[in-house]
RNA sequence: UCGGGAUAAAGCCAAACCCGCAGCAAUGCGGGGACGGAAAGCUACGGGUCUUUUGGAGACAGCCGGGCUGCCUUG
Numbered sequence: 001u002c003g004g005g006a007u008a009a010a011g012c013c014a015a016a017c018c019c020g021c022a023g024c025a026a027u028g029c030g031g032g033g034a035c036g037g038a039a040a041g042c043u044a045c046g047g048g049u050c051u052u053u054u055g056g057a058g059a060c061a062g063c064c065g066g067g068c069u070g071c072c073u074u075g
Stems, first nucleotide, its partner, number of pairs: 002075004012037002017032006035062001041068003045065003048060005
């Protein structure tokens, strides 16, 4: 540098749901909690889905693809 790997070890993240807060809403943040994840880290570039005060604005990266970055192990 390129490839393989939840099966091992040490770790990491955290679905649904509940509580509180923000928001018109989708949803987001914090706490609890674990369905799962080898990028379930970041990014709204493309597609898609969702919300709306349907002009337009917004949300989802744990929907798919792309880009950037990275731990352990193994070839």